[in-house]
RNA sequence: UAGGUCUGCCGGGUGAUCGCUGAACGGCUGAGGCUGUUCAGAGGAAAGUCCGCACUCCGCAGGGCAUGGCGCCGGGUAACUCCCGGGGCGAGGCAACUUGCCGGAUCGGGCCACAGAAAAUUGUAGCCGGCGCAUUCGCCAGCGGCGAAUGCGCGGUGAUAGUGAAAAGGUGGUGUAAGAGACCACCGGCGCAGGCAGCAAUGCCUGCGGCCAGGCAACCCCCGCCCGGAGCAAGGCCAAGCAGGAUCGAGGUGCGGCCCGCACCGUUCGAGAUCCGGGUAGGCUGCACGAGGCGCACUGAGAAGUGCGUCCCAGAUAGAUGAUCACCGGCGUUCCGAUGGAACGCUACAGAAUGCGGCUUACAGGUGGACCUGGGGA
Numbered sequence: 001u002a003g004g005u006c007u008g009c010c011g012g013g014u015g016a017u018c019g020c021u022g023a024a025c026g027g028c029u030g031a032g033g034c035u036g037u038u039c040a041g042a043g044g045a046a047a048g049u050c051c052g053c054a055c056u057c058c059g060c061a062g063g064g065c066a067u068g069g070c071g072c073c074g075g076g077u078a079a080c081u082c083c084c085g086g087g088g089c090g091a092g093g094c095a096a097c098u099u100g101c102c103g104g105a106u107c108g109g110g111c112c113a114c115a116g117a118a119a120a121u122u123g124u125a126g127c128c129g130g131c132g133c134a135u136u137c138g139c140c141a142g143c144g145g146c147g148a149a150u151g152c153g154c155g156g157u158g159a160u161a162g163u164g165a166a167a168a169g170g171u172g173g174u175g176u177a178a179g180a181g182a183c184c185a186c187c188g189g190c191g192c193a194g195g196c197a198g199c200a201a202u203g204c205c206u207g208c209g210g211c212c213a214g215g216c217a218a219c220c221c222c223c224g225c226c227c228g229g230a231g232c233a234a235g236g237c238c239a240a241g242c243a244g245g246a247u248c249g250a251g252g253u254g255c256g257g258c259c260c261g262c263a264c265c266g267u268u269c270g271a272g273a274u275c276c277g278g279g280u281a282g283g284c285u286g287c288a289c290g291a292g293g294c295g296c297a298c299u300g301a302g303a304a305g306u307g308c309g310u311c312c313c314a315g316a317u318a319g320a321u322g323a324u325c326a327c328c329g330g331c332g333u334u335c336c337g338a339u340g341g342a343a344c345g346c347u348a349c350a351g352a353a354u355g356c357g358g359c360u361u362a363c364a365g366g367u368g369g370a371c372c373u374g375g376g377g378a
Base pairs, nucleotide, nucleotide: 001374002373003372004371005370006369007368008367009366010365012328013327014326015325016324017323018322020041021040022039023038024037025036026035027034028033043349047360048359050358051357052356053355054354055231056230057229058228068226069225070224071223072086073085074084075083076082087102088101089100090099091098092097103222104221108220109219110216111215112214124161125160126157127156128155130154131153132152133151134150135149136148137147138146139145140144169187170186171185172184173183174182188212189211190209191208192207193206194205195204196203197202235285236284237283238282244276245275246274247273248272251265252264253263254262255261292311293310294309295308296307297306298305299304329347330346331345332344333343334342335341336340
């Protein structure tokens, strides 16, 4: 310097005008409420609502089954199907690195498209010619033998061909009628025993055993572990009006203050007053001090943990956190009189609703660190 790999971070700023929500302190008002000042007011994903928790109510003596989830090993965590580190078998890349899978196939059942004889205890072609039968030919010299060829049947064979993703581990030899781990040598796999390294998964080494005929468990199944249900519209408190109950009860209400008068509702069918429980509208709470943020130090390979200091940091409820304008940024393109300037364009994804930890997905643009490969220079 060019290209790449991994992992973090940021994701507009200032001012003016008009608004919105909350808190504190004031002012006005009989009350509801109105209003002034100051301060605070979305995210890295607030999203999808896919996992795991906290919290709340309901259920529950204890145990089990079913359904469901998880499944190499060790660690982290409140917990997880999350995260970190490691192992085995693959795939891609020159490399840094990325990526898929992971209990059991001798409990048992089931399945394996097409092709193929056969997809699991299987024999199609071919090969062999041990046995039987038939035909023909030859020989002996005879009416029965022997031999050969051909055909059929019985049989042997997993070496060859063909099919397929997959068909009895590979190469060479011995052997055989032909063949085959049938036997032998070497290689590969599996199992058993032992040793070494590791917490472990596992790796390496030695010896023994011909043990060597598949695959699928994301089909049922078996083994081990986990799991009660519903959710902040959970739940708790206060409580108009209407209706209900109890007691009292002959008057009560309106016509602006008082008297008269009038009207209406009542006195068995009870106006009205007081009290009571449940509880609708509505309000308060849950609900903002928390597995909390930031900084530093230490421990650890890391996820993370411990200690100290410091800060208080949105709470709306039909859902506030906004809109307009100006200037400044950032990036791209074009142009110019070019260490600079001008014009135009772009400036994303998105919007808290009980809270927290993850995962996944979306995202204009900017930026830090570590590493790999190639080229150049000293």